About this RNA
RNAcentral holds the sequence, with entries from ENA. A computed fold for a 72-nucleotide RNA from Sulfurimonas sp. RIFOXYD2_FULL_37_8, annotated as transfer RNA. Its Rfam family is "tRNA".
[in-house]
This record gives sequence, structure tokens and C1' cells, in this order.
RNA sequence: GGGCAUGUAGCUCAACGGCAGAGCAGUCGUCUUAUAAGCGACCGGUUCCAGGUUCGAGUCCUGGCAUGCCCA
Repeated sequence: GGGCAUGUAGCUCAACGGCAGAGCAGUCGUCUUAUAAGCGACCGGUUCCAGGUUCGAGUCCUGGCAUGCCCA
């Protein structure tokens, strides 16, 4: 320098173009002599950035950025 993939909650990941979710973590409660585990609830998001298409974009298109892999 070229190609490909990925980017969503603190972390790991989902999400036919039509209400952004789960697990873990965190907080509170319950249970226990106590802690952990278990159980219940709550908390959590500028979906990497900027444009475009569309009635409607996390999703499709363009450019950029970051990370990883391959080629040179």
C1' cells in the first nucleotide's frame, strides 16, 4: 500500500427495514447466625463518526475512524 471482517449497556453478545434486548456485572430486597450461591425487582444506550436512500435505518448505500486477519 491492497483485500476481508468486526464496531450495539461497565463486559460478552443478540436484534426480517417497523417499541433496542439477553446473560454477567452493579444497586435494593428475600433467604442465611453470617458470607457465598439461589430467588425477585431495579438500574443501565448519542447502536464508532459524518452524510445518503426510505414514511421509517442498529440493519441498506457512500466516505472516514478504530481493532483484528490475510496478501504485498